Predicted 3D model of an 85-nucleotide RNA (c-di-GMP-I riboswitch aptamer) from a Chloroflexota bacterium. It matches the Rfam family "c-di-GMP-I riboswitch aptamer". Rfam links the family to the GO term cyclic-di-GMP binding. Its mean pLDDT, the model's own confidence on a scale to 100, is 84.
RNA sequence: UGAGUGAAAAGGCAAACCCAUCGAAAGAUGGGGGCGCAAAGCUAUGGGUCUUUGGGGUUGGGCUAAAGAUCGCCAGGCUGCCACC
Numbered sequence: 001u002g003a004g005u006g007a008a009a010a011g012g013c014a015a016a017c018c019c020a021u022c023g024a025a026a027g028a029u030g031g032g033g034g035c036g037c038a039a040a041g042c043u044a045u046g047g048g049u050c051u052u053u054g055g056g057g058u059u060g061g062g063c064u065a066a067a068g069a070u071c072g073c074c075a076g077g078c079u080g081c082c083a084c085c
Stems, first nucleotide, its partner, number of pairs: 004084003012037002017032006035072001041078003045075003048070005055064002
C1' cells in the first nucleotide's frame, strides 16, 4: 500500500414517533428522540418502490406521457477510522 475479517478501543450516523418549516404529494430540512447500522459516508448510473399539481385520456381510476422522491430497497462508482492476519 492492497485485499480479507470485525472481537476490542476511540468515535460516527440516527429508525419509528413528536414539534416547526417547505412541498400538490411522495418526501425533505431543523430540533428532540434512539430502532438499528462496519460504510446507515457521498453519488440518482442500472433496477425496484412511492407521489401526481398541471398536460393527455376516462363514467371513474397513476390509466398515460412527463416531472419529482427514495442511497436506512438492491446493485454499481468514489471515499473513509481503528485493530487483527